Predicted 3D model of a 691-nucleotide part of an RNA (large-subunit ribosomal RNA, domain II) from a Bacteroidota bacterium. It matches the Rfam family "Bacterial large subunit ribosomal RNA". Gene Ontology terms of the family: structural constituent of ribosome and ribosome.
Context: one part of a larger RNA
RNA sequence: GCCUACGAGUUACUUCUCUCUGGCAAGGUUAAGUCCGAUGACGGACGCAGCCGAAGCGAAAGCGAGUCUGAAUAGGGCGUAUAGUCAGAGGGAGUAGACGCGAAACCUUGUGAUCUACCCUUGAUCAGGAUGAAGCCGCGAUAACACGCGGUGGAGGUCCGAACUGGUGAACGUUGAAAAGUUCUCGGAUGAAUUGAGGGUAGGGGUGAAAGGCUAAUCAAACUGGGAAAUAGCUCGUACUCCCCGAAAUGUUUUUAGGAACAGCCUCGAGGUUGAGUGUCGCAGAGGUAGAGCUACUGAUUGGGCUAGGGGGCUUCACCGCCUACCAAACCCAGACAAACUCCGAAUGCUGACGACAUAUACUCGGGAGUGAGGCUUGGGGUGCUAAGGUCCCAGGCCGAGAGGGAAAGAACCCAGACCAUCAGCUAAGGUCCCUAAAUAUACGCUAAGUUGGUUAAACGUGGUCCAAUUGCUUUGACAGCUAGGAUGUUGGCUUGGAAGCAGCCAUUCAUUUAAAGAGUGCGUAACAGCUCACUAGUCGAGCGAUCGGGCGUGGAUAAUAAUCGGGCAUCAAGCGUAUUACCGAAGCUAUGGAUUAAAGCAGCAAUGCUUUACUGGUAGGGGAGCAUUCUGACAGCACAGAAGGUGUGUCGUAAGGCAUGCUGGAGCAGUCAGAAAAGCAAAUGUAGGC
Numbered sequence: 001g002c003c004u005a006c007g008a009g010u011u012a013c014u015u016c017u018c019u020c021u022g023g024c025a026a027g028g029u030u031a032a033g034u035c036c037g038a039u040g041a042c043g044g045a046c047g048c049a050g051c052c053g054a055a056g057c058g059a060a061a062g063c064g065a066g067u068c069u070g071a072a073u074a075g076g077g078c079g080u081a082u083a084g085u086c087a088g089a090g091g092g093a094g095u096a097g098a099c100g101c102g103a104a105a106c107c108u109u110g111u112g113a114u115c116u117a118c119c120c121u122u123g124a125u126c127a128g129g130a131u132g133a134a135g136c137c138g139c140g141a142u143a144a145c146a147c148g149c150g151g152u153g154g155a156g157g158u159c160c161g162a163a164c165u166g167g168u169g170a171a172c173g174u175u176g177a178a179a180a181g182u183u184c185u186c187g188g189a190u191g192a193a194u195u196g197a198g199g200g201u202a203g204g205g206g207u208g209a210a211a212g213g214c215u216a217a218u219c220a221a222a223c224u225g226g227g228a229a230a231u232a233g234c235u236c237g238u239a240c241u242c243c244c245c246g247a248a249a250u251g252u253u254u255u256u257a258g259g260a261a262c263a264g265c266c267u268c269g270a271g272g273u274u275g276a277g278u279g280u281c282g283c284a285g286a287g288g289u290a291g292a293g294c295u296a297c298u299g300a301u302u303g304g305g306c307u308a309g310g311g312g313g314c315u316u317c318a319c320c321g322c323c324u325a326c327c328a329a330a331c332c333c334a335g336a337c338a339a340a341c342u343c344c345g346a347a348u349g350c351u352g353a354c355g356a357c358a359u360a361u362a363c364u365c366g367g368g369a370g371u372g373a374g375g376c377u378u379g380g381g382g383u384g385c386u387a388a389g390g391u392c393c394c395a396g397g398c399c400g401a402g403a404g405g406g407a408a409a410g411a412a413c414c415c416a417g418a419c420c421a422u423c424a425g426c427u428a429a430g431g432u433c434c435c436u437a438a439a440u441a442u443a444c445g446c447u448a449a450g451u452u453g454g455u456u457a458a459a460c461g462u463g464g465u466c467c468a469a470u471u472g473c474u475u476u477g478a479c480a481g482c483u484a485g486g487a488u489g490u491u492g493g494c495u496u497g498g499a500a501g502c503a504g505c506c507a508u509u510c511a512u513u514u515a516a517a518g519a520g521u522g523c524g525u526a527a528c529a530g531c532u533c534a535c536u537a538g539u540c541g542a543g544c545g546a547u548c549g550g551g552c553g554u555g556g557a558u559a560a561u562a563a564u565c566g567g568g569c570a571u572c573a574a575g576c577g578u579a580u581u582a583c584c585g586a587a588g589c590u591a592u593g594g595a596u597u598a599a600a601g602c603a604g605c606a607a608u609g610c611u612u613u614a615c616u617g618g619u620a621g622g623g624g625a626g627c628a629u630u631c632u633g634a635c636a637g638c639a640c641a642g643a644a645g646g647u648g649u650g651u652c653g654u655a656a657g658g659c660a661u662g663c664u665g666g667a668g669c670a671g672u673c674a675g676a677a678a679a680g681c682a683a684a685u686g687u688a689g690g691c
Base pairs, nucleotide, nucleotide: 001691002690003689004688005687006686011096012095013094015093016092017091018090019089020088021087022086023085024084027052028051029050033046034045035044036043037042056063057062066078067077068076069075099237100236102234106227107226108225110223111222117201118200119199120198121197122196123195124194125193126191128160129159130158131156135152136151137150138149139148140147164188165187166186169184170183171182172181203219205215206214207213240626241625242624243623244622245621250263251262252261253260254259264371265370266368267367268366269365270364271363276361277359278358279357280356281355282354283352284351285350291344292342293341298338299337302334303333304332305331307328309327310326311324312323313322314321374399375398376397377396378395379394380393381392382391383390404415405414406413419594420593421592422591424590425589426588430584431583432582433568434567435566439581441580442579443578444577445576446575452570453569460555461554462553464552465551466550467549469547470546471545472544473543481539482538483537484536485535487512488511489510492506493505494504518533522531523530595616597614598613599612600611601610602609603608627680629677630676631675632674633673634672635671637669638668645664646663647662648661649660650659651658652657
């Protein structure tokens, strides 16, 4: 992992509540027990103890269709205009283990020191080698000691190193040979040494050269039995089918935030009415948002004018006074800002116990819930960085709980809401060269970058190209090219070492000769020179410039394994723009047949049938109808001429499932109507067995 079996809303109550069915009814009902029939899941009779109801109000005395409060004959609260009760079944609640499994823990009775910690008693063990303390002896030495040397001696938590004891480093081992080992290596090895036997200390206790260590492979409180099915607002699991409806992720409060209570939203039942709900249009209203405005306030604000006040300067012994491209209130002109500004002011939205039309809800009471983590997207905002797949509100949509088509792929985007069947048709979004269903469609343009072809891209550049507009020159010859000229006063004046068109300054930058030629456009020189331009003529022969706007392109353009529009590939397109006609394309719509549910109508006592119309996506959840299993009762059956069970085949039913039959099997079993449940498994790291 698979298979088989087992495996989770049950049962009880002097309980509560609601619904349905039945009996009796202002009443209803017996319990224990007794008796009879009779051995059943019993039936009948008696038994009136008790309970509920028929009257309430008040704390009570008490009064009573009223009563309490109160001074009250006021007001107000609770009542009064009747329906209950018993039994059965079901939904829910309470108390119990209360749908099942699951803690870590707590308390209590005992059992443990054969492991290990420490202690007590009594024993045992430690090859060999090394070092050479004190003391003693001798000699030297001293006044005598001290002291020195030699010997002797054999001390030590001394040294090296086996047994023994430990466990340093490494490798192996890691479903091991072993639930802690093996090999090599290493520490101690006469000591606070090691070890045998016997004994002691016990669980908030022991013991501990202290690591929270050890206390029988268990230790920040051992193990065993019990309280005990502890508790678990937590996790997981919770078993057959079909039909109808169908949520929420919000508000308030919460030792509350992943839980609850009440409300909201769902479902089922009942009820009644001036149809009370919803939508559109009309009419009547309230309002201060968007916008706008501010000489209409509050606040903020730019420039100018005017001008208090201040600063600075001048004047003066002082006062007075004067000036000011300083700062600046108020005022004036022009400009302009605001969520907490408004002289103004929409569209929507909101209200109407108003009208018309359309539609079919709405409300109240009662039974049952679930939800109270929401998410993305569009619009209006707050917060944040006009950041976030961010966060918090409001108004829609969708996902959640929604399948189908498109977007290559995809919760939410675009289209569209799946009752079933069909080898029928029309469309939506989106598409029509091939992959791939349908145009290598039509007309006119643009793009040359493979730009692009449904994911990158900006500021800023761009004499790439196309279009539009304005304007200038041009056959009296433009623009470009080529040929020639481009001079003189003069090297203008100043400055300067120099300054001659060309470092710089000045200027009525003037005048002359001219077809034309600047007191000079740039290069150049130390300064000149030289080259060139403006300007002019000739040649040539038809368009040439400037400005501004737009389309498509182009640079900007850098990411890690090899690239790519989904791919192949595509250039008067299979790219981009405009227009047009076809076609394809979904579970949409239509066609044909069928089913469910609801309403209405008809038939029928009813069950039900027929017709028409509408409906039938669905999680949590509510409601309805069924299938199957085991047992019981009643009725009526099958079976050795083959029951149950097993394994095939066929067939019926919307489904759970039913029926028939072949083979196997070898003794019991099923049908109808009722009743009762140990009543349905894929999941719980489910339990047991098998493989």
RNAcentral holds the full RNA, with entries from ENA. The prediction has a mean pLDDT of 83.